Predicted 3D model of a 75-nucleotide RNA (transfer RNA) from a Candidatus Nanoarchaeia archaeon.
RNA sequence: GGGUCCGUGGCGCAGCCUGGAUAGCGCGAAAGCCUUCUAAGCUUUAGGUCCGGGGUUCGAAUCCCCGCGGAUCCG
Numbered sequence: 001g002g003g004u005c006c007g008u009g010g011c012g013c014a015g016c017c018u019g020g021a022u023a024g025c026g027c028g029a030a031a032g033c034c035u036u037c038u039a040a041g042c043u044u045u046a047g048g049u050c051c052g053g054g055g056u057u058c059g060a061a062u063c064c065c066c067g068c069g070g071a072u073c074c075g
Stems, first nucleotide, its partner, number of pairs: 001074007010027004020058001029045005051067005
C1' cells in the first nucleotide's frame, strides 16, 4: 500500500442482509423487599439516540460516499 471483518449504555453482545413508530438482552450499578447481618433470591429504576461527517429517503443503527480507530490476511 491492497483485501476482508468489526465499531451499538461501565463491560460483553443482538438488531443491519429485507429502512418503519418509545434501540433490546445478559453482566455490572442504585433503591426497595426478604434476612439477626451478609450472600443468594425477587421487584423497580437510572444509564446509549448506535465511531465522526456528508448523501439518499416521508423516514437511516440499518442503504451509499469519505474519514478515524481496531483485528486479520496478502505484498

Description
Its Rfam family is "tRNA".